[in-house]
Model confidence (mean pLDDT): 81 of 100. Predicted 3D model of a 268-nucleotide RNA (Bacterial large signal recognition particle RNA) from an Acidimicrobiia bacterium. Lineage of the source: Bacteria > Bacillati > Actinomycetota > Acidimicrobiia.
């Protein structure tokens, strides 16, 4: 050198998460020629020789390890942007709402006469006095009810008087019946209330129409515009934040150069 056996190794790697820490299941990124089953998140295995545990099966010096460069994709820190939400804070100013006050641009009334004068009238409010209706008391009428005894009438029984014959006074019941009280009416009286009511003489000019004189103005319900207080939705700030853009650092699959390292036995 070859070949047979063995054996180290390898049959995926990195970040993040999670841990006191390595790894594995978990998420992602990356690569493939990268093996099969079983269990793994209040979890599985391990202890710096930590880079998984079990069980099974293939390949084996196949390769394995250091450098520079490139480079997915991650961690951290800053520096901006930032959807959205805050019982967060402002309110000079604009918007946007509300208030109260002015102007009189529009609107609206007015030469069919405004404001304004003056005249009588209506509403309005109080007096008197009439009328209406109501209540309330007296009054009349009818009718109802009514007296242990101190009204009547009858007066059982039982008292009294008298030789008898008769005769008295009278409870209870039964029939009435004064006053008093009910209840229905009536006539008109005192009182009091009420009226789209009526007469009389006043008040009051706030509203209403109307006559008359004059002759251009009135009016602020609304809409405008000025300005006064206010609200804080828009707006500003403030701090928080999914996400994103950029730098610095750092980890870094993966690929490209260049380098070093590959065991043991037998036989040929």
């Nucleotide at each position: 050198u070859c070949g047979u056996g063995c054996a180290a190794c390898g049959c995926g790697g990195g970040a993040c998460g999670c841990u006191a820490g390595g790894g594995g299941u978990g998420u992602c990124c990356u690569g493939u020629a990268a093996c099969c089953c079983g269990a793994a998140a209040c979890c599985c295995u391990c202890u710096a020789c930590a880079g998984g545990c079990g069980g099974g099966g293939c390949g084996g010096a196949c390769g394995c390890c250091c450098g520079u460069c490139g480079a997915a994709g991650g961690a951290u820190g800053c520096c901006g942007a930032g959807a959205u939400g805050g019982c967060g804070g402002g309110a000079a100013a604009c918007c946007g709402g509300a208030u109260c006050g002015g102007u009189a641009c529009g609107a609206g009334c007015g030469a069919u006469g405004a404001a304004g004068g003056u005249c009588a009238g209506g509403c309005c409010c109080a007096u008197a006095c009439g009328c209406u209706a109501c209540c309330u008391a007296a009054c009349c009428c009818u009718c109802g009810c009514c007296a242990a005894c101190c009204g009547g009438g009858u007066c059982a029984g039982g008292u009294c008087c008298g030789g008898g014959a008769g005769g008295a006074a009278g409870c209870a019941g039964c029939c009435c019946u004064a006053a008093a009280c009910g209840a229905a009416g009536g006539a008109a009286u005192c009182g009091g209330u009420u009226g789209c009511c009526g007469u009389a003489a006043g008040g009051u000019c706030a509203c209403c129409g109307g006559g008359c004189c004059c002759g251009a103005g009135c009016c602020a319900c609304c809409g405008g515009c000025c300005g006064u207080u206010c609200c804080a939705g828009g707006c500003c700030c403030c701090a928080a934040a999914a996400u994103c853009c950029g730098c610095a650092c750092u980890c870094g699959a993966c690929g490209a150069c260049g380098g070093g390292c590959c065991g043991c036995a037998c036989g040929g």
The sequence was found by an Rfam model in a public genome assembly. It matches the Rfam family "Bacterial large signal recognition particle RNA". The family's RNA type in Rfam is non-coding RNA gene. The model forms 88% of the base pairs in the Rfam consensus.